[in-house]
RNA sequence: GGGCGGUUAGCUCAGCGGUAGAGUGCUCCGCUCACACCGGAGAGGUCAUAGGUUCGAAACCUAUACCGCCCA
Numbered sequence: 001g002g003g004c005g006g007u008u009a010g011c012u013c014a015g016c017g018g019u020a021g022a023g024u025g026c027u028c029c030g031c032u033c034a035c036a037c038c039g040g041a042g043a044g045g046u047c048a049u050a051g052g053u054u055c056g057a058a059a060c061c062u063a064u065a066c067c068g069c070c071c072a
Stems, first nucleotide, its partner, number of pairs: 001071007010024004018055001026042005048064005
């Protein structure tokens, strides 16, 4: 330098162009003498950045940044 993949909640990851989710963690309540387990409820997101397409974009297109793999 070229090609491919990835970037979504604190962490690990889902997500047919039409309301952003799960597990785990965190907070509170119940249970217990107490803790853990278990049950219930809740908070937490500029969907990497910018622009474009579209009635509508996390998703499609373009550029950029970062991480990983391959080729030279």
A computed fold for a 72-nucleotide RNA from an Elusimicrobiota bacterium, annotated as transfer RNA. Its Rfam family is "tRNA". Rfam classes the family as a transfer RNA. The coordinates come from a structure-prediction model, not an experiment, and the mean pLDDT is 84. The source organism's lineage runs through Bacteria, Pseudomonadati and Elusimicrobiota. The sequence was found in a public genome assembly.